[in-house]
Molecule: Glycine riboswitch aptamer
Organism: uncultured Alphaproteobacteria bacterium
RNA sequence: AUGAUCCCUGCGGGAGAGACGGACGAGAAAGCGAAACCGUCGCCGAAGGAGCAACCGCCCCGGAAACUCUCAGGCAACCGGACCGCAGGGGGAUG
Repeated sequence: AUGAUCCCUGCGGGAGAGACGGACGAGAAAGCGAAACCGUCGCCGAAGGAGCAACCGCCCCGGAAACUCUCAGGCAACCGGACCGCAGGGGGAUG
């Protein structure tokens, strides 16, 4: 002096999948009502978790996915959300 992998913070983007019935609400009644409560069956995968494995390593053993499973989570909006971009901070490989 260049400043990587990685970690943290902020901002922006960010998918998928649901109905029915009851209860409840207002109403004279029929009909209506997104959620919250209960039940029935169904569905989604991109928090997390688990499994196999391509691959990788110091090759005994270990690390391992956006694949798989759905335990958890989710199926109006909000929240969340893997991942991507930008900025800042930490850090310090490499030259």